[in-house]
């Protein structure tokens, strides 16, 4: 330089047009002499701007970031 794929809580993965879901983690609260464990509660996410649609995490475009092939 060209093509391709990924980008979602702190991690790690889901749903693919119709109010984003789950383990772990955290926070709190009961148990306990105390601490884990296991129970009960609770906060938190869409890479970025634009466009399509009533209606966008998904469709499209552009840019950032990563990873990978070519050269």
């Nucleotide at each position: 330089g060209c093509c391709g794929g990924c980008g979602u809580a702190g991690u790690u993965u889901a749903a693919u047009g119709g109010u984003a879901a789950a383990a772990c983690a955290a926070a709190g609260g009961a148990c306990u002499c105390a601490u884990a464990a296991g129970c009960c509660u609770u906060g938190g996410a869409a890479g970025a701007u634009g466009g399509u649609c009533c209606g966008a995490u998904u469709c499209c475009a552009u840019c950032c970031g990563c990873c990978g092939g070519c050269a």
The RNA shown here (transfer RNA) has 71 nucleotides and comes from a Minisyncoccia bacterium. The coordinates come from a structure-prediction model, not an experiment, and the mean pLDDT is 84.